Context: one part of a larger RNA
């Protein structure tokens, strides 16, 4: 010192933390959507017109706002949880990559965006199954798909130039292959989306040195294993994965096995040097029931995505289905042991979206807990007849002890009223300037707060409503009286207790330390 627990006790406040054990099983609700300014439908308000007449209704007719299931697009790889497996390029520190990738973002950029074609979901019709989910026919669109052409690009050859760090890097040029595009919204422009590309930005990827745990009562150990050619394979090296072909390669500077184990920044302690630790905050790894395994994607081999297998649960018309809390609450087991199935997007951050805005158990609060850490109170002054009780006496007396009563104040805190915030500044709307403008940009007003009528701030009121917890033989600050007799019992060593027990019970007293106080457990 602790992420603690038990006992006793127990007023407030701010700030922090809170399953350490079963990576055991989970009931239930939330946790990833979003865009109609991409598409084609479904829908059909408000206004308009006509008819009828009971003159404020009923019918059409037009009209097209809200709204959405499905295409389509971004996102769903992020945030958020665990630490199970890893002794490993997993982590940390320096380096390299002439062996490599990067959506979205910024330049260049006032560049480029021509021309054509077929489908298909939803729809409708039927149809199959208890469900979960399907099967046929026909219709229809696009930023959804597919040619063609061009620009650049990327490969292969060819030819010149510059450089270097061996393979090589760079530039500029000819030929062949081969590969782009999309548009809506708007009155318009301007933004905004798309195509290819050069660079930067930002995120990975890979390699390499050194560093960090036990056991030698683990001493040998490897067959893709160690190196070569050739070919595949990947964003890229590489036996990385094949074919051949040599026999290599690791190891007492401890290979190899076995045990244990997330790493580091930190964090406790320490005068350092070391020791021990890796909760909460931050990086960074691996994992998402167990086990493979690829799909889509810039970007996964994917916690709330498939595919398969195994456990193990639930539905089933027994044919065949559905699931994965180490997200945030929450249950049950297991533990000594660890919290609400709460509020809200106000704010910071993240996703779509031109924007309103929508979505967000991320995060912001608020609740439970003395779990720690800090702070404050539980009255001040004043008061000797040194009072009553208590205890202890040598009976004088002495101690509780200015302790109380009581007299005089104050009012943190508490109760009650009243006032009340900061955290909110964009963004959006209106209005003005500037502008060619309903771009942009600047000002003004309006709105926008979950916490919370919380903090705070005034005002009344009353000492009223707030102390305990250990120990007192010696280490060790503090001692009598009684009881009790190797008895009950205490104890961290030492060692008390068998009739004068300062060690054990009790009471008075005292001394620690204070909303705590001691115990126990673990590290220094």
């Nucleotide at each position: 010192a602790u992420g603690a627990a038990c006992g006793c006790u127990g007023g407030c406040g701010g700030c922090g933390u809170g399953c350490c054990u079963a990576a055991u099983a989970c009931a239930u609700g939330c946790a990833a959507g979003u865009c109609g300014a991409u598409c084609g439908a479904a829908g059909g308000a408000a206004g308009a017109c006509u008819a009828g007449c009971u003159u404020g209704c009923u019918a059409g007719u037009u009209g097209g706002a809200a709204u959405u299931a499905g295409a389509g697009g971004c996102g769903a790889a992020c945030g958020g949880g665990u630490g199970a497996g890893u002794a490993a390029c997993a982590c940390a520190u320096a380096a390299g990559c002439a062996a490599c990738c990067u959506a979205c973002c910024u330049a260049c950029a006032a560049g480029g965006a021509c021309u054509g074609g077929g489908a298909u979901a939803a729809g409708c019709c039927c149809u199959g199954g208890a469900a979960a989910c399907g099967g046929g026919g026909u219709c229809u669109a696009a930023u959804a798909c597919c040619g063609g052409a061009u620009a650049g690009g990327u490969a292969g050859c060819g030819g010149g130039g510059a450089g270097g760090c061996a393979u090589c890097u760079u530039u500029c040029u000819g030929c062949u292959a081969u590969u782009a595009a999309a548009g809506g919204u708007u009155g318009a422009a301007a933004a905004c989306a798309c195509a290819a590309g050069u660079a930067g930005a930002u995120g990975g990827g890979c390699u390499u040195a050194u560093g960090g745990c036990g056991c030698a009562u683990u001493a040998g150990c490897u067959a893709g294993u160690u190196g070569g050619u050739g070919a595949g394979g990947u964003a890229a090296c590489g036996g990385c994965c094949c074919a051949c072909c040599a026999a290599g390669g690791c190891g007492a500077u401890g290979a190899u096995g076995c045990g244990u184990a997330g790493c580091c920044g930190g964090c406790c302690u320490g005068a350092g040097a070391g020791g021990g630790u890796g909760a909460a905050c931050g990086g960074c790894c691996a994992c998402a029931u167990u086990g493979g395994g690829a799909c889509u994607g810039a970007g996964a081999c994917a916690c709330g995505g498939c595919c398969c297998a195994g456990a193990c649960u639930c539905c089933u018309a027994c044919g065949g289905g559905a699931g994965g809390c180490a997200g945030c609450a929450g249950u049950a087991g297991g533990g000594a042991a660890u919290u609400u199935u709460c509020g809200g997007c106000a704010a910071u951050g993240g996703g779509g979206g031109a924007a309103a805005c929508c979505c967000u158990g991320a995060c912001c609060g608020a609740g439970c807990a003395a779990c720690g850490c800090c702070g404050c109170g539980u009255g001040a002054g004043u008061g000797a007849a040194g009072a009553c009780g208590g205890c202890c006496u040598u009976c004088g007396g002495g101690u509780u002890g200015u302790a109380a009563a009581g007299c005089u104040c104050u009012g943190u805190u508490g109760u009650a009223a009243g006032g009340g915030a900061a955290g909110a500044a964009a963004u959006g709307u209106u209005u003005a300037u500037a502008g060619a403008g309903a771009a942009u940009a600047u000002a003004a007003a309006c709105u926008u707060g979950a916490c919370g009528g919380u903090a705070c701030c005034u005002u009344a009121c009353c000492a009223g409503a707030a102390a305990g917890c250990c120990a007192c033989g010696g280490c060790u600050a503090a001692c009598u009286a009684c009881g009790u007799g190797c008895c009950a019992g205490c104890a961290g060593c030492c060692g008390c207790g068998g009739u004068a027990a300062u060690a054990c019970g009790u009471a008075g007293g005292u001394g620690g330390c204070g909303a705590g106080c001691g115990u126990u457990a673990u590290c220094c």
A computed fold for a 524-nucleotide part of an RNA from an uncultured Erysipelotrichaceae bacterium, annotated as small-subunit ribosomal RNA, 5' domain.